[in-house]
Molecule: transfer RNA
Organism: Alphaproteobacteria bacterium
RNA sequence: GGGCGGUUAGCUCAGCGGUAGAGCACUUGCUCGACACGCAAGGGGUCACAAGUUCAAUCCUUGUACCGCCCA
Repeated sequence: GGGCGGUUAGCUCAGCGGUAGAGCACUUGCUCGACACGCAAGGGGUCACAAGUUCAAUCCUUGUACCGCCCA
């Protein structure tokens, strides 16, 4: 330098046009002599950044940044 893949909640990931979810973690309550476990409820996300397409973009297109793999 070229090719491919990835970037979504604190962490690990799902969602592939119709306005974002799960598990774990966190907070509160219940339970317990207390802690853990368990049960119930709750908070938390400019979906890497920018532009474009569209009535509508996490999703499609282009560019940029970062990470990984391969080729030279």